[in-house]
């Protein structure tokens, strides 16, 4: 100065002026009115995971089902967060992935001979059977038999090589064959055991042994290990009208009529239990927040001080308008003017998470590339 990588924040701001939903206080018989105070988020979102809390219920164990998956650690708990280990991209910063495929079963499209205790399409190979030819030899003279030398890819033999594919089952040299092969050996790779050495562990190192060479796919069954009872705030509680039921008393007067009497009305009243329709409560103090400290690498936690911050029940949190701020576009008498934008989205029983959506923007760590001193 230019690429780029990670972490954190902000989410337009002050006035008016009208509306709204909760609370307190104050008016009013009452509808309602006034003053005060408080009123969305980083995601409230998708209900993907885990918990609280609540019933049903007692869930020890076993079968079924589901979920998780490297190691350690953190937290109430996780599919999450922190640290780390391997592997893979990336010049780095950094991202992204994570049990077993050598327990068995099963899949691998098109191509292609073969796609898994692999296979022979094109090559290769005359060493063994076969056939043909040349020559010697023997002899029972037949195309008979034995030997040598050639020729033939029919029966066989091999995977070097070439060709198919996402993927053909170490590599490179020698040795070794008829040609070839880990077949044999050296050397290097990969894997397994075994044992030292550091790590709490994943793991790393080191060294010996074994030719052991071993494809991929577990979001296929499946094994291994670990977790998991269900249902969910319309959970569940508490109170409760009228109707009907049920017991009682009532025209010999229950009940009403301001607490008793008197008058005056006159068929109904009261009490039970269940519960509807409604009211309240769950439900705003919480695994809460801010500061500051100590422990730790660090997620996180110890402790101390301070703060209270929506709680609706069809569901409130808007809307005008000035002025500033912040971005684009066009002008431009560059101390300015116009004229658009200012996003995703919105609590509904809480929280801990993960994913998705987002105009612009600020801040910090590191990286790499140029340049200047």
């Nucleotide at each position: 100065g230019g690429a780029g990588u990670c972490g954190g924040c902000c989410a337009g701001g002050u006035g008016g002026c009208c509306g709204c939903g909760g609370c307190a206080g104050g008016g009013g018989u009452g509808a309602c009115c006034c003053u005060g105070u408080c009123g969305a988020g980083g995601a409230a979102a998708g209900u993907c995971c885990g918990g609280a809390c609540u019933c049903c219920g007692c869930a020890g164990g076993g079968c079924a089902g589901g979920g998780c998956g490297c190691u350690g650690g953190g937290u109430a708990a996780c599919g999450c967060c922190c640290a780390g280990g391997c592997g893979c991209g990336g010049u780095g910063a950094c991202g992204c992935g994570c049990g077993g495929a050598a327990a068995g079963u099963g899949c691998c499209a098109c191509a292609g001979a073969g796609a898994g205790c692999a296979g022979a399409c094109c090559g290769c190979c005359a060493g063994g059977g076969g056939c043909c030819c040349g020559c010697g030899g023997c002899c029972u003279c037949g195309c008979g038999c034995c030997g040598c030398g050639g020729g033939u890819a029919c029966c066989g033999g091999c995977a070097a090589g070439g060709g198919u594919g996402a993927a053909a089952g170490g590599g490179u040299g020698c040795g070794g064959u008829a040609a070839g092969a880990g077949c044999g050996c050296a050397c290097c790779g990969g894997c397994g055991c075994c044992g030292g050495c550091g790590g709490u562990g994943a793991c790393g190192u080191c060294g010996g042994c074994g030719g052991c060479c071993a494809g991929g796919c577990a979001a296929a069954c499946c094994c291994c290990g670990c977790c998991c009872g269900g249902a969910g705030c319309a959970a569940g509680g508490c109170c409760g009208a009228g109707c009907a039921g049920g017991u009682g008393c009532g025209u010999u007067g229950a009940g009403g009529u301001g607490g008793c009497c008197c008058g005056c009305u006159g068929a109904g009243c009261a009490c039970c239990a269940g519960g509807u329709a409604g009211g309240c409560c769950g439900c705003a103090c919480g695994a809460g927040g801010u500061c500051g400290u100590c422990g730790g690498c660090g997620a996180c936690g110890g402790c101390g001080a301070c703060c209270c911050u929506a709680g609706a029940g069809a569901g409130a949190u808007g809307g005008c308008c000035a002025c500033c701020c912040c971005c684009c576009g066009c002008g431009c008498a560059c101390g300015c003017g116009c004229g658009g934008g200012g996003a995703c989205a919105g609590a509904a029983u809480c929280c801990g998470g993960c994913u998705u959506a987002u105009c612009g923007g600020c801040c910090g760590g590191c990286u790499c590339c140029c340049c200047c001193u």

Record summary
Bacterial RNase P class A from an Egibacteraceae bacterium, 373 nucleotides, folded computationally. Its Rfam family is "Bacterial RNase P class A". The family's RNA type in Rfam is ribozyme. The sequence is in RNAcentral, with records from ENA. The gene name in the source record is rnpB.